Transfer RNA from uncultured Candidatus Saccharimonas sp., 74 nucleotides, folded computationally. Its Rfam family is "tRNA". From the family's description: Transfer RNA (tRNA) molecules are approximately 80 nucleotides in length. It is annotated as a transfer RNA. Lineage of the source: Bacteria > Candidatus Saccharimonadota > Saccharimonadales (SeqCode) > Saccharimonadaceae (SeqCode) > Saccharimonas (SeqCode).

RNA sequence: GCCCCGGUAGCUCAUCUGGAUAGAGCAGGAGACUUCUAAGCUCAAGGUAGUAGGUUCAAGUCCUACCCGGGGCA
Numbered sequence: 001g002c003c004c005c006g007g008u009a010g011c012u013c014a015u016c017u018g019g020a021u022a023g024a025g026c027a028g029g030a031g032a033c034u035u036c037u038a039a040g041c042u043c044a045a046g047g048u049a050g051u052a053g054g055u056u057c058a059a060g061u062c063c064u065a066c067c068c069g070g071g072g073c074a
Base pairs, nucleotide, nucleotide: 001073002072003071004070005069006068007067010026011025012024013023019057029043030042031041050066051065052064053063054062
C1' cells in the first nucleotide's frame, strides 16, 4: 500500500430483506424482603448507533470518504 471483518447503553451483544417508540443480559441506582448482609424479587434510569456527507417519503440497516480495532497479502 491492497483486501476482508468489526465499531449500537459503563461492559458483552441482539436489531432478518430499509418502516413505527432501538432492545436484552450483566454492572450501577431505588424499593420491598431480612436481625444485618448476600441471593432471588419489583421498579426506574441509561443511546446524537465511530465521524462527516449522500440516496430515500423514511437509514442502526444502502452508497462514498475518513477515523479506530482485528485478521490476511505484499